[in-house]
RNA sequence: GCCAGUGUAGCUCAAUGGCAGAGCGAUGCUUUCGUAAAGCAAGGAUGGAGGUUCGAUUCCUCUCACUGGCU
Repeated sequence: GCCAGUGUAGCUCAAUGGCAGAGCGAUGCUUUCGUAAAGCAAGGAUGGAGGUUCGAUUCCUCUCACUGGCU
């Protein structure tokens, strides 16, 4: 330099154009003499910019970061 892939919650991952979810963790509450465990609740995220569309995590373009391959 060229090609491909990945980027979503604190962590690990779903969601193939129509309400952004799960597990674990953290917080609060209940339970207990107390702790742990268990149960319940609330909060929390689509790398950035633009485009297509009534509607974008999803499709397109550029860009950033990371990974792999080729030279």

A computed fold for a 71-nucleotide RNA from a bacterium, annotated as transfer RNA.
The RNAcentral record of the sequence draws on ENA.